Predicted 3D model of a 1512-nucleotide RNA (small-subunit ribosomal RNA) from an uncultured bacterium. The coordinates come from a structure-prediction model, not an experiment, and the mean pLDDT is 82. The sequence is in RNAcentral, with records from ENA and SILVA.
RNA sequence: AGAGUUUGAUCCUGGCUCAGGACGAACGCUGGCGGCGUGCUUAACACAUGCAAGUCAAGGAGAACAUUUUCUUCGGAAAAUUAUUAAACUGGCGAACGGGUGAGUAACACGUAGGUAACCUGCCUUGAAGAUUGGGAUAACUCCGGGAAACCGGAGCUAAUACCGAAUAAUGCAGCGAAUCCAUAGGGAUAUGUUGUUAAAGCGGGCUUCGGCUCGCACUUCGAGAUGGGCCUGCGGCCGAUUAGCUUGUUGGUGAGGUAAUGGCUCACCAAGGCGAUGAUCGGUAGCUGGUCUGAGAGGAUGAUCAGCCACACUGGGAUUGAGAUACGGCCCAGACUCCUACGGGAGGCAGCAGUGGGGAAUUUUGCGCAAUGGACGAAAGUCUGACGCAGCAACGCCGCGUGAUUGAUGAAGCUUUUAGGAGUGUAAAGAUCUGUCGUGAGGGAAGAAAAACCUGGAUGUAAAUAAUGUUCAGGCGUGACGGUACCUCACAAGAAAGCACCGGCUAACUUCGUGCCAGCAGCCGCGGUAAUACGAGGGGUGCUAGCGUUGUCCGGAAUUACUGGGCGUAAAGGGUCCGUAGGCGUCUUGACAAGUUGAUCGUUAAAUCCACCGGCUCAACCGGUGAUCUGCGGUCAAAACUUGCAGGAUAGAAUAUGUGAGAGGAAAGUAGAAUUCCUGGUGUAGCGGUGACAUGCGUAGAUAUCAGGAGGAACACCAAUGGCGAAGGCAGCUUUCUGGCACAAUAUUGACGCUGAGAUACGAAAGCCAGGGUAGCGAACGGGAUUAGAUACCCCGGUAGUCCUGGCUGUAAACGAUGGGCACUAGGUGGAGGAGGUAUCGAUCCCCUCUCUGCCGUAGCUAACGCGUUAAGUGCCCCGCCUGGGGAGUACGGUCGCAAGGCUGAAACUCAAAGGAAUUGACGGGGGCCCGCACAAGCGGUGGAGCAUGUGGUUUAAUUCGACGCAACGCGAAGAACCUUACCUGAGCUUGACAUGCACGGGCAAGCCAUAGAAAUAUGGCCCCUCUUCGGAGUCCGUGUGCAGGUGCUGCAUGGCUGUCGUCAGCUCGUGUCGUGAGAUGUUGGGUUAAGUCCCGCAACGAGCGCAACCCCUGCCUUUAGUUGCCAUCGGGUCAUGCCGGGAACUCUAAAGGGACUGCCGGUGAUAAACCGGAGGAAGGUGGGGAUGACGUCAAGUCCUCAUGGCCUUUAUGCUCAGGGCUACACACGUGCUACAAUGGCUGGUACAAAGAGUCGCAAGACCGCGAGGUGGAGCUAAUCUCAUAAAACCAGUCUCAGUUCGGAUUGGAGUCUGCAACUCGACUCCAUGAAGCUGGAAUCGCUAGUAAUCGUGAAUCAGCACGCCACGGUGAAUACGUUCCCGGGCCUUGUACACACCGCCCGUCACACCACGAAAGUCGAUUGUACCGGAAGUCAUGUUGCCAACCCGCAAGGGAGGCUGCUGCCUAUGGUAUGGUUGGUGAUCAGGGUGAAGUCGUAACAAGGUAACC
Repeated sequence: AGAGUUUGAUCCUGGCUCAGGACGAACGCUGGCGGCGUGCUUAACACAUGCAAGUCAAGGAGAACAUUUUCUUCGGAAAAUUAUUAAACUGGCGAACGGGUGAGUAACACGUAGGUAACCUGCCUUGAAGAUUGGGAUAACUCCGGGAAACCGGAGCUAAUACCGAAUAAUGCAGCGAAUCCAUAGGGAUAUGUUGUUAAAGCGGGCUUCGGCUCGCACUUCGAGAUGGGCCUGCGGCCGAUUAGCUUGUUGGUGAGGUAAUGGCUCACCAAGGCGAUGAUCGGUAGCUGGUCUGAGAGGAUGAUCAGCCACACUGGGAUUGAGAUACGGCCCAGACUCCUACGGGAGGCAGCAGUGGGGAAUUUUGCGCAAUGGACGAAAGUCUGACGCAGCAACGCCGCGUGAUUGAUGAAGCUUUUAGGAGUGUAAAGAUCUGUCGUGAGGGAAGAAAAACCUGGAUGUAAAUAAUGUUCAGGCGUGACGGUACCUCACAAGAAAGCACCGGCUAACUUCGUGCCAGCAGCCGCGGUAAUACGAGGGGUGCUAGCGUUGUCCGGAAUUACUGGGCGUAAAGGGUCCGUAGGCGUCUUGACAAGUUGAUCGUUAAAUCCACCGGCUCAACCGGUGAUCUGCGGUCAAAACUUGCAGGAUAGAAUAUGUGAGAGGAAAGUAGAAUUCCUGGUGUAGCGGUGACAUGCGUAGAUAUCAGGAGGAACACCAAUGGCGAAGGCAGCUUUCUGGCACAAUAUUGACGCUGAGAUACGAAAGCCAGGGUAGCGAACGGGAUUAGAUACCCCGGUAGUCCUGGCUGUAAACGAUGGGCACUAGGUGGAGGAGGUAUCGAUCCCCUCUCUGCCGUAGCUAACGCGUUAAGUGCCCCGCCUGGGGAGUACGGUCGCAAGGCUGAAACUCAAAGGAAUUGACGGGGGCCCGCACAAGCGGUGGAGCAUGUGGUUUAAUUCGACGCAACGCGAAGAACCUUACCUGAGCUUGACAUGCACGGGCAAGCCAUAGAAAUAUGGCCCCUCUUCGGAGUCCGUGUGCAGGUGCUGCAUGGCUGUCGUCAGCUCGUGUCGUGAGAUGUUGGGUUAAGUCCCGCAACGAGCGCAACCCCUGCCUUUAGUUGCCAUCGGGUCAUGCCGGGAACUCUAAAGGGACUGCCGGUGAUAAACCGGAGGAAGGUGGGGAUGACGUCAAGUCCUCAUGGCCUUUAUGCUCAGGGCUACACACGUGCUACAAUGGCUGGUACAAAGAGUCGCAAGACCGCGAGGUGGAGCUAAUCUCAUAAAACCAGUCUCAGUUCGGAUUGGAGUCUGCAACUCGACUCCAUGAAGCUGGAAUCGCUAGUAAUCGUGAAUCAGCACGCCACGGUGAAUACGUUCCCGGGCCUUGUACACACCGCCCGUCACACCACGAAAGUCGAUUGUACCGGAAGUCAUGUUGCCAACCCGCAAGGGAGGCUGCUGCCUAUGGUAUGGUUGGUGAUCAGGGUGAAGUCGUAACAAGGUAACC
């Protein structure tokens, strides 16, 4: 510090996810030790048991146990010691500390800084003064009584440091008077006069002349200090406006009461205030802080342990005591709960330490000790102390250590893998040498302890004192829970001590097997459908390590709430517009002030924490010391630039006055013409109208058309314009009236008066609503006609609201420049509108300059790009509005506005990993342009109808083997299924095998012939008895055994190779350069041209490659060479005849080498090009004709059954052999062909002319036989020699005469031939006989542009035989093409796109089913809160009151007073009750919408002009 994920790819926006750190954690697997920490986050739920607060030189009375003694009736009794005792009681101090918890609390509760002149403070320190003298009670105790108990009542006795009176007394307190200083809201400090008033307690030690003195502690009053608190104030720190108004003791005043003290704290009276958009009130949540975690920081989250503060103590209320409480282990009352009970009544409060139940994912021992630290009491010893110190449990966290170290290659075994060679695990192990942390055993053994007290001695104070005592110093005595622990030493022995997660990318780490969209994984993207590095296991590896993973939460990454540090034209986001309130911001200049601001300094910012350094535990964690920091708040001093406030001045911003001007700016009134429709009349006759085409409709009752007249409503052609005006919406005939704004020119005036603008107010298209009018045209709804599968639409005929006017409402639009307003700055060019000026001119007018408005292009700059660009989306400042992933949703609920429709405000649950912007390359379009092709058109001939052949589907079958399926499967693989082929079926057999090869052992067999059995394979028997040899053996063959063979079994979607197709279409790319952030572009586009990316020109491109063309073959002309088997002109010979012979080399031909054609020449067109058109010459002319040749790629195209091959499957079978059957089936459908339907023909007879091939396992002549297929026989030929082999159509002559025929030949019967072991299933051919359908073929569809179509025959491959198929050959030999509108296919450019599996794409809504969350709902059940009223416990208070009573006073006494106790009454008031509201939650028949689901149903809305442009 970043990474993954939207796309075919790219850039951006934007969310989701990951890597880091942390934790009071939990869960899973695993687990050796130690140190230091930490440990109910949930039920502030309920608690058994034990412990957690006592103590004491005050006080009185004074026991038991135990021991000893005595007595005894042996039951016991008495005395002494214990004893200055225990326990209990009176009294003092403490119990308000310490410890726990976080329920409540949004508050002066907390933090911080201050105030208290408005206060208190026990114990402690210090200073001053004092402590005199009396009195009456009461508990304990004794006796009696009540009660189950808790406990209570009565009588009697007694003490005090308990209680009370008197004295004394101040600088205390109160009243009055008054001085100085200070302060201020009332006041404070000091000194002072006077009046009144207020105190006490002893105990212990020593001495003593017994009077007292003295010391210590305790006591009283006052002053001061310290400590701790109370109260008040400024500032700071949560969420919600779908909480906007709240408040009556409320705000203030006067007086009184109350308090330690201020104060509506309380009361009476008076006034009517107080708080709030800088968020009152209400609701929700929450203890606050130092700190902790994270982060670079700013921030964000958090508030366990430790520390400070607060609050609470079963829930609610209340006071008492006290210095202090409204009191955790006190009291009273009410309530809930639990326990005891004799039913009358009582007791209790673990949120102290342990512990129990419960809740929960989850959190420990009913331990030891007061040795240390701290606390209470005490003079002290000491007692108490679950505070605390320790130990126990828990890997809960942090830190440290160990599980060994060195050596060790035969690279052992095992396991895994393999290309079978090897490789990995791996120096790892074993083995050898060594060490001893830890462990076990034994021995030693700390620090933590220093005091206090006591004893001795010294110094010093008080004192008369060498008693005593305080302070202090030295010595002595003496105390350890942890714990025989830490630590040290010795001995033993590698011995007891390694796991967890991960290994597709992010992210370090890879292979095998199993599984087969199953089981499963998953943080995101995503894996799994037979070769899974992603599931499970094994091996191996990576990471961390006594832990490792998972889950949860927080921060980070996230600049993804942006202060630091984001945005708003199109991604989410500018309010529809103006005016303007609060607020924010604001021109120049002078002065003084100092609030903001800046500097210096002081106080505070507790300690701990963090950080630096140093130190202590062996290190570290941990702990200690010192420093730094604590960015904050407050005080004082200083500065005066900037900002604010104050005072004064200015004119550049703004405004006003004067003049001129343009304009659909607004409102009202009036008015003109054209057109539509309607009405009346005339002319006139059969249609009109409407559409793609129809129809509905109108019309013989006279339409449409046309002429004249009239009525009425609405809108204003031309001008007219990227023209004008207005804030926006918007505004258009003309005239008048009223009226708003703007621009320009020149001067004057005011003097910052300005900009923006939350809320508020006003305006605001269309549609809609209310009331009243109006209604010509148009026209939702509706009716009809068409279209259609349907058509609730598009089209047509009608037509109501509405559109128009007046008044009112609504308040929204894609209200858009998708761009808020203002000011300033930053190159220009060119148009339009309005105004002013200058020059020239007589003037119109033109040119120049300037201000305002309005367009286009463009520089810098900006932008993701597109684009914007002085009218900014550039550069800055000010103010407002808005955004934070998509969907749910602009929905629900609530509020508010509206007559309604609806508007404004505006969520959540749930769900997805995307949604989106711009641009790129393709593909596509019922988008556009250009061009080509037998693509259409123009023609010729077919197919589709018939019969047959052949292939396919289907069906059938034991099997009908398999493959091929639009073009590009279907006379295809198959250039030839009777057996074989053959892969299929049935049956019979074989198992190292029909075939290959290695090894081991045995053999001399084998092969061949014969016989037997059998359908054959095969089996048995007989005959026969291998070669070489260095004699060891080798080769060949057979048998047995073992490695293995074999498979036309599966996967063409694991593959190679080969092939088809687009397409012989003209395309497909690269290097360098340039442009672009990039994908990519350019080149390859453009203007011409071509069959062609063919060529030329231009151009940020320049070149190049694969394709095109050419080079190759055949053919067309010529030349040369050669001349047999071919040829025969000339010469000679011969034959009935024939190159038959001699000869010839001319011709044809053969087959070699060459020539020839290149737009080369001429003319025209073209751009002076490329090229095209025409012509000449030429056998051939613009590629002469034909062939071979197939770019990058597409279709997971075809083929595992040609071959090769991975994987899987099979191995007495899915292999091999054999016989027979099947591939040849047959209601049917399709493709490809043959033959026909006839006279351009059939038949009969006669006569011509080819090419290219094949042949010794062959072609076969002549001759003879057969009607024929063919047979007999075999000359010749390994071929320019011989043979196949007569070419046929054509031509000549005859016949048939339009008919199911002398057409046509299927089918069937009979008889044969040939091939072959074998023609039954199942061959071909011949002869005789038979003579079917068919008379030119519906929709539809195919081929062909010249030696082509059509037509005619010939040959060959395969092959024993079998050809209508296939391949090849020649003969005869046409018609037509105007042209590119349309169909199909293709190429280039451009455009749109929501497609990229690419239109066979994408995608929307209803309905049906399942699941999920939410809303509404008659109600119903809670929680909380308000108001009114009833009732009212305990308790304080009362200038109410009853009864009773020792101290003191009056009084002789009785009695009274003060005071106390008690009951009653009153005010207030908790729980409670009644009634009625608010808020909120649960549940609810049913209803509604939403989301998600496998290949459901119906349509086709959107994306292309999406087939009616889309959208608001």